[in-house]
RNA sequence: AUAAUAGUCUUCUAGGGUUCCGCGGCGCUUAGCCGGUCUGGUCCGAGGGAAGACCCGCGGCUGCAGCCACGGCAACACGGAGGGAUAAAAGCCCGGGAGAA
Numbered sequence: 001a002u003a004a005u006a007g008u009c010u011u012c013u014a015g016g017g018u019u020c021c022g023c024g025g026c027g028c029u030u031a032g033c034c035g036g037u038c039u040g041g042u043c044c045g046a047g048g049g050a051a052g053a054c055c056c057g058c059g060g061c062u063g064c065a066g067c068c069a070c071g072g073c074a075a076c077a078c079g080g081a082g083g084g085a086u087a088a089a090a091g092c093c094c095g096g097g098a099g100a101a
Base pairs, nucleotide, nucleotide: 007054008053009052010051011050012049015044016043020041021040022038023035024034025033026032055072056071057070059068060067061066076096078099082094083093084092
C1' cells in the first nucleotide's frame, strides 16, 4: 500500500413504531378529536439472531415417478454519523457501506 468470497425463500425472535383494532381521555357519549411517555392484536423486522425448506453427497425402499434416513451447505463478523421507504419507526434498506481491527 492492498483484493475477493461469504446463496435464495419461508416461519418466527430480539427489536420497532402507530395506519387499523383495542385501551385511556375529551365530546353533543353519535360522528369526531387527542394520547405510543398505552401492556397489547394487526403491521415492519435482523449480514453480524433461531428453525425449516430449496440445493449437493451417500445409503435404503421402489411401481423408476418418487419417498425415507444420514451428512454437507463452513469459520469469522467491532461499527458511527447521515440518508431512504412505509402510517411510522427500527438490528428494515443504502450496508459484511465509511471507518476500525
The prediction has a mean pLDDT of 79. Guanidine-I riboswitch aptamer from Paenibacillus paeoniae, 101 nucleotides, folded computationally. The RNAcentral record of the sequence draws on Rfam. NCBI's taxonomy places the organism under Bacteria, Bacillati, Caryophanales, Paenibacillaceae, Paenibacillus. Rfam family: Guanidine-I riboswitch aptamer. Rfam's curators write: This family represents a conserved RNA structure found upstream of the ykkC and yxkD genes in Bacillus subtilis and related genes in other bacteria. The function of this family is unclear although it has been suggested that it may function to switch on efflux pumps and detoxification systems in response to harmful environmental molecules.